[in-house]
About this RNA: Model confidence (mean pLDDT): 81 of 100. This is a predicted structure of a 72-nucleotide RNA (transfer RNA) from Linepithema humile. The sequence is in RNAcentral, with records from Ensembl Metazoa. Its Rfam family is "tRNA". Gene Ontology term of the family: triplet codon-amino acid adaptor activity.
RNA sequence: GGUCUGAGUAGUUUAGUGGUAGAACAUUCGCCCGGUAAGCGGAAGACCCGGGUUCAAUUCCCGGCUUAGCCA
Numbered sequence: 001g002g003u004c005u006g007a008g009u010a011g012u013u014u015a016g017u018g019g020u021a022g023a024a025c026a027u028u029c030g031c032c033c034g035g036u037a038a039g040c041g042g043a044a045g046a047c048c049c050g051g052g053u054u055c056a057a058u059u060c061c062c063g064g065c066u067u068a069g070c071c072a
Stems, first nucleotide, its partner, number of pairs: 001071002004069005011025004019055001027043005048064005
């Protein structure tokens, strides 16, 4: 560099799929406890950016950006 392939979703690791986006860990509150641990219960927290299609887009299409790989 490439008219090659894949991936961008809570702080982190990830699931999901055209119709209100789930989980684990972490954070925080409470309970429990000999206990600043473990355990149990609750809360807050996210669809990379811009367009297009659609009644409706995180999902489909186009472009961009970042990133992993492949080729050179």
The organism belongs to Linepithema, within Eukaryota.